Two RNAs folded together computationally: RNase P RNA and transfer RNA, 432 nucleotides in total. It holds a member of the Rfam family "Bacterial RNase P class A". Its family is annotated with tRNA processing, dimeric ribonuclease P complex and ribonuclease P activity in the Gene Ontology. Its mean pLDDT, the model's own confidence on a scale to 100, is 76.
[in-house]
RNA sequence: CCAGAUCGCUAGACGGCUACUGGUGUAUGCAGAUUCUGCGAUACACGAGAGGAAAGUCCGGGCAGCACAGAGCAACGACAGUCGCUAACGGCGACCGCGCGCGAGCGUAGGGAAAGUGCCACAGAAACGAUACCGCCUAAUUCCGCGAGGAACGGUAAGGGUGAAAGGAGUGCGGUAAGAGCGCACAGCGACGUAUGGUGACAUACGGAGGAGGUAAACCCUGUCGGCUGCAAGGAGAUUGGAUUAUUGGCUGCUCGUCAACCGAUCGAUUAAAUCCGCUAGAUUUGUUCGGCAACGGACAGAGUAGAUAGAUGGUCGUUCACGACAGAACCCGGCUUAUCGGCGGUCUGGCACU
RNA sequence: GCACCCGUAGCUCAGCUGGAUAGAGCGUUGGCUUGCGGAGCCAAAGGUCGUGCGUUCGAAUCGCGCCGGGUGUACCA
Numbered sequence: 001c002c003a004g005a006u007c008g009c010u011a012g013a014c015g016g017c018u019a020c021u022g023g024u025g026u027a028u029g030c031a032g033a034u035u036c037u038g039c040g041a042u043a044c045a046c047g048a049g050a051g052g053a054a055a056g057u058c059c060g061g062g063c064a065g066c067a068c069a070g071a072g073c074a075a076c077g078a079c080a081g082u083c084g085c086u087a088a089c090g091g092c093g094a095c096c097g098c099g100c101g102c103g104a105g106c107g108u109a110g111g112g113a114a115a116g117u118g119c120c121a122c123a124g125a126a127a128c129g130a131u132a133c134c135g136c137c138u139a140a141u142u143c144c145g146c147g148a149g150g151a152a153c154g155g156u157a158a159g160g161g162u163g164a165a166a167g168g169a170g171u172g173c174g175g176u177a178a179g180a181g182c183g184c185a186c187a188g189c190g191a192c193g194u195a196u197g198g199u200g201a202c203a204u205a206c207g208g209a210g211g212a213g214g215u216a217a218a219c220c221c222u223g224u225c226g227g228c229u230g231c232a233a234g235g236a237g238a239u240u241g242g243a244u245u246a247u248u249g250g251c252u253g254c255u256c257g258u259c260a261a262c263c264g265a266u267c268g269a270u271u272a273a274a275u276c277c278g279c280u281a282g283a284u285u286u287g288u289u290c291g292g293c294a295a296c297g298g299a300c301a302g303a304g305u306a307g308a309u310a311g312a313u314g315g316u317c318g319u320u321c322a323c324g325a326c327a328g329a330a331c332c333c334g335g336c337u338u339a340u341c342g343g344c345g346g347u348c349u350g351g352c353a354c355u
Numbered sequence: 356g357c358a359c360c361c362g363u364a365g366c367u368c369a370g371c372u373g374g375a376u377a378g379a380g381c382g383u384u385g386g387c388u389u390g391c392g393g394a395g396c397c398a399a400a401g402g403u404c405g406u407g408c409g410u411u412c413g414a415a416u417c418g419c420g421c422c423g424g425g426u427g428u429a430c431c432a
Stems, first nucleotide, its partner, number of pairs: 001351010012320007020049002023046006029039004051326001055337002058335005063230004070256005076226005081095005096110001097108004111221002116219002118215003128168001133160002135156003141152004170186005189211001192207006234277003237267006247261004284303008321324001356428007365381004374412001383399005405421005
């Protein structure tokens, strides 16, 4: 320098005028009261005002109500290597196995087919308890023949052909009528046992046995987890007594249990329901440092950072550059997925050239 | 917010417990018939099965992620 891998950052900048949302203060006004309080109508001033995805609503949690989410049986759903992180997760990190790449790296729904059932079109004899198509063989048995031999009954999964897949452990020797793990030697896969290393998945070595098609993103089995509803949740009274399970509800069914709904008493609050609260200080964020390979966690110091309810960021002018993409909060967070013009930086790999 | 459904030819739909050439009706085009047209008869064309990745020997069909369209339901007064 070229080609590439991976991890981050950024998302036009500055200024003037003006508009919008909510906040604080001052003045005026109104009300109560007497120098204070309240209302927030009007004016002025001050400072604040969307994102990395605010999106899809695909997972997980907080919060709220129903018991603090309860017990048992069944059903249903989700997940699936190991260890860790986390409030939790189906997320993330590291590692193991497998696959791809020269490599940096990337991908991985990665438990069980050795519990059972199902399925494997067409072709093919046969698609999985092998009813042998072609081929190979007549040792045994029976029949024919004087005999050579032929036929029957059969044997054979080594060879051919079909197919995605053919009985599923290859090579050699023996064996046999012909053959075959039928026997032996060596080699290979998986499960099991032992030893060593590792927290573990697993890796390596040894051993005897002798397990063998695929499919679980087919049913299923094993293990783990899951109560339901959602801010249109929900609250705007508390205490206390009574009633019966008579009814209803707490969104899968049954059983048990429990709470609320129901009626009354006492005290309290107040007409705003087109309202107020929930509503933005939270698993928050920035920096330094410590622990950890990392995800992440601890300590210290700082920051204050939208809160609407028809729903606020717009318009315009000037300067400047790399000429500006996708896109707008609605209870809040952690992830995932998807959209995105470009720009910048760190680490690493392969190649070429030079020193 | 929650629950759910659909996407296959120009239009309306079937196929979706995997099996290869993906079908039907209407429409379109051509031919026959008719004096001409319609109807009728015969034939033909027309498909990334919304999209991408995967599972499988094999995917419209099974799984996951997206895109587009649609339906239902719900507080207080």